The RNA shown here (c-di-GMP-I riboswitch aptamer) has 79 nucleotides and comes from an uncultured bacterium.
[in-house]
RNA sequence: GAAUCGAAACGGCAAACCUCACGAAUAACAAGUGAGGGACGCAAAGCCACGGGCCUGAAAUGGUAGCCGGGUUUCCGAA
Numbered sequence: 001g002a003a004u005c006g007a008a009a010c011g012g013c014a015a016a017c018c019u020c021a022c023g024a025a026u027a028a029c030a031a032g033u034g035a036g037g038g039a040c041g042c043a044a045a046g047c048c049a050c051g052g053g054c055c056u057g058a059a060a061u062g063g064u065a066g067c068c069g070g071g072u073u074u075c076c077g078a079a
Base pairs, nucleotide, nucleotide: 005077006076012042013041017037018036019035020034021033022032040066046072047071048070050069051068052067053064054063055062
C1' cells in the first nucleotide's frame, strides 16, 4: 500500500408514523416520490431499473437500489 473484515471514534443515511406538495396522454387518485418532523435499523440503507422478483392502475413509456443479483464510486483502521 492492497484485498478481506468490522472493534473504536468522527461524521453520514433514515423504516413505521404525522403534515404539505407532486404523482401517466387526463380532471381526481393509486403504487410511490419530494420537503419538514421522526428513528426501526444500515458499512455502501451512496449512485445506476441492466436481469429476476414484488407493488399500483381502466390504461405503464409507472414505482421499488431499505427484495436479490450485476455495474460503478467510496470515509475510518483495532483484531

About this RNA: It was read from a public genome assembly, where an Rfam model found it. The prediction has a mean pLDDT of 81.